[in-house]
This is a predicted structure of a 73-nucleotide RNA (transfer RNA) from Halomonas sp. EAR18.
RNA sequence: GCGGGUAUAGCUCAGUUGGUAGAGCAUCAGCUUCCCAAGCUGAGGGUCGAGGGUUCGAAUCCCUUUGCCCGCU
Numbered sequence: 001g002c003g004g005g006u007a008u009a010g011c012u013c014a015g016u017u018g019g020u021a022g023a024g025c026a027u028c029a030g031c032u033u034c035c036c037a038a039g040c041u042g043a044g045g046g047u048c049g050a051g052g053g054u055u056c057g058a059a060u061c062c063c064u065u066u067g068c069c070c071g072c073u
Base pairs, nucleotide, nucleotide: 001072002071003070004069005068006067007066010025011024012023013022019056027043028042029041030040031039049065050064051063052062053061
């Protein structure tokens, strides 16, 4: 230099041909218990790596760009 993969909640990850962003764990509150743990119920938490474009509408399509990983030269 070229090609490919990846980036979504604090962490690990889904998101099926574009249509209101989710799960588990963690955190907080309540219930239960003499207390703890376990269990049950609920809640909070995201401008989907960044910038731009297409579209009525983009995590998803297009362009540029950054970090990390792999391969080729």
Rfam family: tRNA. Rfam links the family to the GO term triplet codon-amino acid adaptor activity. The family's RNA type in Rfam is transfer RNA.